[in-house]
RNA sequence: GGAGAAGACCGGGUGAUCGCUUGGAGCGGUAACGUUCUGAGAGGAAAGUCCGGACUUCUUGGGCAGGGCGCUGGGUAACUCCCAGGCGGAGCGAUCCGACACCAGCACCACAGAGAACAGACCGCCGAUGGCCAAGGCGACGGGAUUCCAAUCCUGUCAGCUUGGCUCAGGUAAGGGUGAAACGGUGGGGUAAGAGCCCACCGCGGUGGUGGCGACAUCAUCGGCACGGUAAGCGUCGCCCGAUGCAAGGCCAAAUAGGAAGACAUCUGUCGGCUUUCUUCGGAGAGUCGGCGACCGGCUGGCCCGGCCGAGGUCUUUGGGUAGGUCGCUUGAGGUUCGAGGUAACUCGGAUCCCAGAGAAAUGAUCACCCCCGCUUGGGAGCAAAUCCCAGGUGGGACAGAAUCCGGCUUAUAGGUCUUCUCCAUCG
RNA sequence: CGGGGCGUAGCGCAGCCCGGUAGCGCACUGCGUUCGGGACGCAGGGGUCGAAGGUUCAAAUCCUUUCGCCCCGACCA
Numbered sequence: 001g002g003a004g005a006a007g008a009c010c011g012g013g014u015g016a017u018c019g020c021u022u023g024g025a026g027c028g029g030u031a032a033c034g035u036u037c038u039g040a041g042a043g044g045a046a047a048g049u050c051c052g053g054a055c056u057u058c059u060u061g062g063g064c065a066g067g068g069c070g071c072u073g074g075g076u077a078a079c080u081c082c083c084a085g086g087c088g089g090a091g092c093g094a095u096c097c098g099a100c101a102c103c104a105g106c107a108c109c110a111c112a113g114a115g116a117a118c119a120g121a122c123c124g125c126c127g128a129u130g131g132c133c134a135a136g137g138c139g140a141c142g143g144g145a146u147u148c149c150a151a152u153c154c155u156g157u158c159a160g161c162u163u164g165g166c167u168c169a170g171g172u173a174a175g176g177g178u179g180a181a182a183c184g185g186u187g188g189g190g191u192a193a194g195a196g197c198c199c200a201c202c203g204c205g206g207u208g209g210u211g212g213c214g215a216c217a218u219c220a221u222c223g224g225c226a227c228g229g230u231a232a233g234c235g236u237c238g239c240c241c242g243a244u245g246c247a248a249g250g251c252c253a254a255a256u257a258g259g260a261a262g263a264c265a266u267c268u269g270u271c272g273g274c275u276u277u278c279u280u281c282g283g284a285g286a287g288u289c290g291g292c293g294a295c296c297g298g299c300u301g302g303c304c305c306g307g308c309c310g311a312g313g314u315c316u317u318u319g320g321g322u323a324g325g326u327c328g329c330u331u332g333a334g335g336u337u338c339g340a341g342g343u344a345a346c347u348c349g350g351a352u353c354c355c356a357g358a359g360a361a362a363u364g365a366u367c368a369c370c371c372c373c374g375c376u377u378g379g380g381a382g383c384a385a386a387u388c389c390c391a392g393g394u395g396g397g398a399c400a401g402a403a404u405c406c407g408g409c410u411u412a413u414a415g416g417u418c419u420u421c422u423c424c425a426u427c428g
Numbered sequence: 429c430g431g432g433g434c435g436u437a438g439c440g441c442a443g444c445c446c447g448g449u450a451g452c453g454c455a456c457u458g459c460g461u462u463c464g465g466g467a468c469g470c471a472g473g474g475g476u477c478g479a480a481g482g483u484u485c486a487a488a489u490c491c492u493u494u495c496g497c498c499c500c501g502a503c504c505a
Base pairs, nucleotide, nucleotide: 001424002423003422004421005420006419007418008417009416010415012370013369014368015367016366017365018364020041021040022039023038024037025036026035027034028033043399047410048409050408051407052406053405054404055245057243058242061305062304063303064302066241067240068239069238070237071085072084073083074082075081086100087098088097089096090095101236102235105234106233107230108229109228122176123175124172125171126170129169130168131166132165133164134163135162136161138160139158140157141156142155143154144153145152146151184202185201186200187199188198189197203225204223205222206221207220208219209218210217211216249327250326251325252324259318260317261316262315263314264313269292270291271290272289273288274287275286276285277284278283296310297309298308299307300306320504321503322502334353335352336351337350338349339348340347341346371397372396373395374394375393376392377391378390379389380388381387429501430500431499432498433497434496435495438454439453440452441451448485456472457471458470459469460468478494479493480492481491482490
C1' cells in the first nucleotide's frame, strides 16, 4: 500500500423568523378558553408483528387433542434470545455457518438402470467342477500284415491322461454402464476368475480405562462389517405452553323500539304431600308441588369426563342508539457513572437523573452560515501522469416516524468515524 | 392498534393437505365450415406458480424471511 474479518459508534450542526403538542407559573374570564413567561417534545430500527414477558379480563377441575422447542453448560422475569464450550462444514487465515435428539413402526425414493432396500446380473471376467467337440500321444483289450514267436507296421474299441476350443450348466461382483443414492474405502496376498476370502491402514460398531460438571475427546481391546436416505413426511422421546389482547379492562355521561326472526328443549319411572272425579269403599284416574333417577338442551377454551343451569332462559342473525369524558398511561426487568464478582452473557452494591404521552394523532417549514459526498471551472505544487492544496459554481445528505409498556430476533438504511485481528506485496 | 385469509397463462379458478411431465373454462392464433360473420369442429401457442433463501436427489407444494392485496374487530339495550 492492497484485499479482507470481527466489534463499537455517529447518522448533520448553529442562528433567526413563522408555526404545532404538552407540563408549570402569572394575568383576564363563572367556565370553556385567550394571552405572557418558562421547561420538554421520535428511532437505531419507532418497521415486520416473528418470538418471549409484564399487565387486563374470563375460567370449578382432570384428561385428551393442539402448539412450540430440540448438542452441552450457564445467563435471564421469560424466550425460538444471549454468552462460553463440543461436534460437523467453509475459508491459506483472521473468522464465519449449522432446525445439531431418535430411522424402532408406517410411508416415499419419480426418470434412468440388470438391480432401489431381506437388491441384482445387461456388458464384461472366469469356466476350476460337470457336459460337448477336436487334436495328441501314453495305456488296456482285440483283429490283420510282414515268416511261427519276439519285434515292427496298419487298424478298431474303451475310457483313464494331456492340450485346445466352445456353448451350456455354473461361478463372480474387481471393472464398465445407470442414478441423488448400488449393501465399507485404499493397497497387498489369494483365486479359474473374483470377493473381508485373508492381511495392513482408514472408516464403522461393541466393551473397558482415562480426562471433562457435561456435550465429547482420547487410549486399549474385540468384531470382518452386520446398520442406505428422508422426521422443514406421518411419527417416537424429552422439556415447555390455559384463552384473551389496551378496540384488554374500570368508572361516569348520553341516546334508543330492553324491538323482530330463528334454534333448543322431554320422558316416563318411583316415593311423599295436597286438590278433585269415579267407586263394588279395597282402591283407580286426572291435576299440581317437592325429592330421587335417566335422557335431552344450554353454558363452562376445541373434544371427552366431571360440574352448573333449564323458563319468561341461553345462543345466533337482524334491526335500533351513542360514538363523549376520564382512569388504564407511562417511574421502568429505567438511564448515566463508580466499585466489586464472573472468561463472558450477566449479576450485586453506592451515587446521581427524570427523559414524548398525543388520541386520527404534535415533534414542522423557510432563510443564512458551516460540515460531508459527487460533478465541474480557474489557479498553484509536480518534467509529466497519478495525486494534493486554494478559491468558485452546481447537485445531493439515506432508511424511516412513537400509539399500553418492556426483552429479543429479523428486515430497510446515503455517508462517515474508531478499535482489534488476518492474508498478500514492497521497503528497512 | 390487534386478528385472519389470499397471491398459479390476458381473466376466473383447480393442483398444495400426503413433494416426482403444471391443468380446466373463457380469451388468443391457424385451418376447416359459410357468400361473409357468428356459432361449431380440428390443431396450436402462451406460465420467473408474488420475491429471496433454506430442507430434499427433486419444491407451485415443506420451512424461514420479505412484498402486495383483501376481510374482520368499538360500546349500549

This is a predicted complex of two RNAs, RNase P RNA and transfer RNA, with 505 nucleotides together.
It holds a member of the Rfam family "Bacterial RNase P class A".